Molecule: small-subunit ribosomal RNA
Organism: metagenome
RNA sequence: AGAGUUUGAUCCUGGCUCAGAACGAACGCUGGCGGCGUGCCUAACACAUGCAAGUCGUACGGGAGUAGCAAUACUCGAGUGGCGGAUGGGUGAGUAACGCGUAAGUAAUCUGCCUUUCACAUCGGGAUAACAUCGCGAAAGUGGUGCUAAUACCGAAUAACAUCCGAGAGUCGCAUGGCUCACGGACCAAAGGAGGCCUCUUUACAAUGCUUCCGGUGAAGGAUGAGCCUGCGUCCAAUUAGCUUGUUGGUGAGGUAAAAGCUCACCAAGGCGAUGAUUGGUAGCCGGCCUGAGAGGGUGACCGGCCACACUGGGACUGAGAUACGGCCCAGACUCCUAUGGGAGGCAGCAGUGGGGAAUAUUGGGCAAUGGGCGAAAGCCUGACCCAGCAACGCCGCGUGGGUGAUGAAGCUCUUCGGAGUGUAAAACCCUUUUCUGAGAGAAGAAACUGGCAGGAAAUAAUACUGCCUGCCAUUGACGGUAUCUCGGGAAUAAGCCCCGGCUAACUCCGUGCCAGCAGCCGCGGUAAUACGGAGGGGGCAAGCGUUGUUCGGAAUUACUGGGCGUAAAGCGCGAGUAGGCGGCCUUUCAAGUCAAAUGUGUAAGCCUGCAGCUUAACUGUAGAAUUGCAUUCGAAACUGUUAGGCUUGAGGACAGGAGAGGAGAGUGGAAUUCCCAGUGUAGCGGUGAAAUGCGUAGAUAUUGGGAGGAACACCGGUGGCGAAGGCGACUCUCUGGACUGUUUCUGACGCUGAAUCGCGAAAGCGUGGGGAGCAAACAGGAUUAGAUACCCUGGUAGUCCACGCUGUAAACGAUGGGUACUAGGUGUAGCGGGUAUGUACCCCUGCUGUGCCGAAGCUAACGCAUUAAGUACCCCGCCUGGGGAGUACGUUCGCAAGAAUGAAACUCAAAGGAAUUGACGGGGGCCCGCACAAGCGGUGGAGCAUGUGGUUUAAUUCGAGGCAACGCGAAGAACCUUACCUGGGCUUGACAUGCUUUCGACGGGCGUUGAAAGACGCCUUCCCUUCGGGGCGGAAGCACAGGUGCUGCAUGGCUGUCGUCAGCUCGUGUCGUGAGAUGUUGGGUUAAGUCCCGCAACGAGCGCAACCCUUACCCUUAGUUGCCAGCGAGUAAUGUCGGGAACUCUAAGGGAACUGUCGGUGAUAAACCGGAGGAAGGUGGGGAUGACGUCAAGUCCUCAUGGCCUUUAUGUCCAGGGCUACACACGUGCUACAAUGGCCGGUACAAAGGGCUGCAAUACCGUGAGGUGGAGCGAAUCCCAAAAAACCGGUCUCAGUUCGGAUUGGAGUCUGCAACUCGACUCCAUGAAGUCGGAAUCGCUAGUAAUCGCGGAUCAGCACGCCGCGGUGAAUACGUUCCCGGGCCUUGUACACACCGCCCGUCACACCACGAAAGUUGCUUGUACUAGAAGUCGGUGAGCCAACCCUUCGGGGAGGCAGCCGCCCAAGGUAUGGUCAAUGAUUGGGGUGAAGUCGUAACAAGGUA
Repeated sequence: AGAGUUUGAUCCUGGCUCAGAACGAACGCUGGCGGCGUGCCUAACACAUGCAAGUCGUACGGGAGUAGCAAUACUCGAGUGGCGGAUGGGUGAGUAACGCGUAAGUAAUCUGCCUUUCACAUCGGGAUAACAUCGCGAAAGUGGUGCUAAUACCGAAUAACAUCCGAGAGUCGCAUGGCUCACGGACCAAAGGAGGCCUCUUUACAAUGCUUCCGGUGAAGGAUGAGCCUGCGUCCAAUUAGCUUGUUGGUGAGGUAAAAGCUCACCAAGGCGAUGAUUGGUAGCCGGCCUGAGAGGGUGACCGGCCACACUGGGACUGAGAUACGGCCCAGACUCCUAUGGGAGGCAGCAGUGGGGAAUAUUGGGCAAUGGGCGAAAGCCUGACCCAGCAACGCCGCGUGGGUGAUGAAGCUCUUCGGAGUGUAAAACCCUUUUCUGAGAGAAGAAACUGGCAGGAAAUAAUACUGCCUGCCAUUGACGGUAUCUCGGGAAUAAGCCCCGGCUAACUCCGUGCCAGCAGCCGCGGUAAUACGGAGGGGGCAAGCGUUGUUCGGAAUUACUGGGCGUAAAGCGCGAGUAGGCGGCCUUUCAAGUCAAAUGUGUAAGCCUGCAGCUUAACUGUAGAAUUGCAUUCGAAACUGUUAGGCUUGAGGACAGGAGAGGAGAGUGGAAUUCCCAGUGUAGCGGUGAAAUGCGUAGAUAUUGGGAGGAACACCGGUGGCGAAGGCGACUCUCUGGACUGUUUCUGACGCUGAAUCGCGAAAGCGUGGGGAGCAAACAGGAUUAGAUACCCUGGUAGUCCACGCUGUAAACGAUGGGUACUAGGUGUAGCGGGUAUGUACCCCUGCUGUGCCGAAGCUAACGCAUUAAGUACCCCGCCUGGGGAGUACGUUCGCAAGAAUGAAACUCAAAGGAAUUGACGGGGGCCCGCACAAGCGGUGGAGCAUGUGGUUUAAUUCGAGGCAACGCGAAGAACCUUACCUGGGCUUGACAUGCUUUCGACGGGCGUUGAAAGACGCCUUCCCUUCGGGGCGGAAGCACAGGUGCUGCAUGGCUGUCGUCAGCUCGUGUCGUGAGAUGUUGGGUUAAGUCCCGCAACGAGCGCAACCCUUACCCUUAGUUGCCAGCGAGUAAUGUCGGGAACUCUAAGGGAACUGUCGGUGAUAAACCGGAGGAAGGUGGGGAUGACGUCAAGUCCUCAUGGCCUUUAUGUCCAGGGCUACACACGUGCUACAAUGGCCGGUACAAAGGGCUGCAAUACCGUGAGGUGGAGCGAAUCCCAAAAAACCGGUCUCAGUUCGGAUUGGAGUCUGCAACUCGACUCCAUGAAGUCGGAAUCGCUAGUAAUCGCGGAUCAGCACGCCGCGGUGAAUACGUUCCCGGGCCUUGUACACACCGCCCGUCACACCACGAAAGUUGCUUGUACUAGAAGUCGGUGAGCCAACCCUUCGGGGAGGCAGCCGCCCAAGGUAUGGUCAAUGAUUGGGGUGAAGUCGUAACAAGGUA
């Protein structure tokens, strides 16, 4: 510090996700030790049991026990009394608050114990518990009577201060006021205990004395703690906007320690709130902790400070302090006891239990230390605390050994079988001993208190006693025989977890086969998975490692630091304007902001730094720094602000002009449509792609004249004008707003923006009343269509128009808020000016304002913007924060309604999106080509047959091929074989290959038996070489292995098809672009062609095109047999038959020829094109071979090769028979026909190219024929196949199911072959089917082509209508490129990229999920009204009751008090009625998701109606 993920790729926007750190954690696997920490986050749920607050006998009476003869001493239960139970400890429910934090205030206060100082402590009194006794009660407990003490209670005395009253002085301050001094009056206190002693007093001891100590009372301080008040800060929601009646203030009174509506009476009507009151939700706050570079964000466990609470609610008492966790009273819920009458209880103390939960410990030891309570002290108490236990919960440290050790053991894994890895790892050898184990030694934490002794000073009458100081001695350890140390032993006791597709370090094998599973995101898995599971290996961390959860970070995705708003989310539709924010130049004042200094504070701990202590570290100690804050004081005065004064440039006013569809009202006009009337006139009009509905003989349309009515204003008219926007368009008048220009002048910052608010605001819509020509939602009809609730047509109502009112929204758009300033230009246009010109009108130059285009810098993701900014800056407002859900729901406001405004969540996805790029596509455009269409000729589709395919059938009908580009295809030839299929019979190292071991000697041939055959058995015959070891060859047995037309063409090679013989496909360098990419390759011409020329930020190059090759067409040369025969000779019935010839044809080798070369024209003078000449051939002459980058996961594992998988007495192999030849049917490709351009019969011609020895076969003979017999010749320019056929000549048939057509069937044969039954071809005789030219549709062909005619060949024993070739005869047509199909180039749009066979929308059906509505129902909470009224304070009363004091006649009375009763207040409860929120609800509504479903096709291309 970044990375992954939207795309075919790119840049951007934007979300999601990851890598980091942290945790009071939990879960999974694993686990050696130690130190230091931490440990119910949930049910403030309920709690058994034990402990957590007592202590004092030196306050008191007294009982019991022990010791003692006793006095007495010691110990102690219960009780009176004192102090303490308000601290410590727990928890975070409540609380949004002066609760907390911080800084101040208290002149408005209190403060036990402690401390300092001063003063005092005198005299009396009456009770009461304990106890005793009598009762009540189950118990808890309680009543009566009687006795008694105190540091308990009470009275009196004394008395300063304080307080109050009266009246005064001084001083200070901050308003009320504070402090000090002095006078008079009123009023207020106490308690003793212990030790010692005899100096003093009284004296008999001794205490009533003295003294010391501990207490007591009053007062004034200190310290500590607490109360109250104030400034500032302190979460979310406005779908909470108004709240408040003790409310705000005053006066008086009450009340408190104390100010105060704290409370009450009266008076006034205030107080709070957009700087967020009130209401609702959530929450203890802080120091800090976590994270972060910081700013921030999150958090508030442990430790520390504050607050609140103690079963829930209310209440007071006591007290210095409480409204009291382990106190009291009442009410409620719950639990327990009970004799049913009544009682008891409160772990959010420490342990512990149940429960809840993913989850959190021992019913431990000790007061040794620290701290606390009581006590004079010893001491007692202390679950505070110190320790130990449990838990890897966290942090830190240590160990599980160290060294040497192989070209490297074994095992395991992989393998290309060679090897490689694990790996110096192990073993082995040599060491060490932290840890472990055994034994031994053994701390620090302890210093005090106290006691004893000694000394010192003090008090004292005192050397007692006592307290203080110093020294010595004694005593005290839970942890713990722990830490630590030493010795012995021995590598001994100690490694796991996660990961290995990318992010992200780390790769292979096997298994699995969209299954099982993984997954943080992207995504893996459908038979070769580095992604699942296992293994080997590797990577990371390590006594831990992963996962889950949460927080911050990355995230500049809330942007203060530090973001945006033309098109990605985002500028309010526009204006006026309040608050607020911001604001020109100069001088002055103050000092709020600002800056500087100082002081106080910012607890401790923590963080950071230095040093130090535990062996180190964690941890701890100590010192510092820091604590960015707040307050106060003293300063500065530039800037902001404030005060005062001035200025003119911002702003505004006056004056003079011209421009304008600016607004409102009134009036006027012509053209056109429609309607009405009348005339002319006759059969149609209208409408459409074509029609129909409609109108018209009752006279339309057309045309002429007249009239009515409403609406809109042609031309001018213009990216012209005006207006804030919406918007404004005939003409005239009236009223009226704004802008602009020009010159002087005036005011003097009066300005800009603008939450809230107010106004304006297209169309549609609504209300009332008019109006209504045209147009026209709805609606009706006609068409179109599969449908057509649409597009088209004929009609047509609201509406459109006017007046008044409402609505308040639009792609209200420049998708661009307003203002100010600055920053190159060029060129239009509108308005007003200036200069030039004598003037006018132009031209030209120029200023201001508006409105356009182009463009520099700059900006931008790009597109683009660019003085009219989207540039550079400032000010103000509005708005945005992933897509969907959704501008929806609920709530509220507005509205007559429609609806508008405001505006969520659950759930769901990993994208959604912008701009640009390359392709592909378009029922987009332009240019061009092709038998693509058109123009022609002939077919197919109908028939019969052949053949292939589908389907069906079958034991099997082997397999493959599937639009073009499968279907007379693989197959150039299935009777057996082929053959892969089926049935049956056999074999298992095998039908075939190689090697090894053992053994035999043949193999083969012949014969016989058996069998369907394969095979099995038997008989006969039968090897070679040799160095004598053996070898070759062959058989048998065994081991390695063979074999597979088994699967996967979607694992592959090779080969092939196709686009397409289409003209394209690319690269290097350069240049442009952030980039994908572009340029080149586009453009102007031209071509069959990216062919060539020209131009050009391109210049070159490669694969393709063309050419080079073969063949064909012409000529020449050479050569002349088997071919040829002109001339010469010979011969024959006839034939180059013979001699001969080398001319010709031909053969086959080499050359030539054609190149737009030439002429004319066109064209840019180019490339090229058109025409002509010559020529056998003319513009690539015809044909062939030749197939760029690539596409189709195209075809083929059954040609071959090959990975993987499967099979191995079978999926291999051998054999026989069957099948591939089936047959209701459908399709493709062909053949033959339907006839007279023909059939039949007879006769007569003319080819080319091939083949031939397992062959072709002549002459001859036989047969009607297929063919047979026979065999000359020929391995072939020699012989043979071989007859070419159509054609031509002659004859016949005469339009018919025929003398057409030949299927089918019967009979008889021929040939091949081991064998023609299933299942061959051919021949003869007989039979003589369909068919009379073929629906929709569809195919081929542009010249020696189509059509037509025959010939040959491959395969092959035989089998050809197929295929591959050959020649003969030999046409028609092409205007042309609108249309169909395919293709090329350029351009355009795109939401496509699996690329239009694309993408994609909505209803419906089904399943699941969350949400809304809903008659209601239930619950929490809260308001209001009424009722109720426990306990208790306060007030009143107090006839009942009462010891202290006073009076008294001693009876009593008074003072004072208690019970009881009454009243105010008031908790729970009750009734009624509202609000908020939540849960639930038959039914219902839309939404989301889902593998395939149904219906259509709305959007994306002009998406077929933009």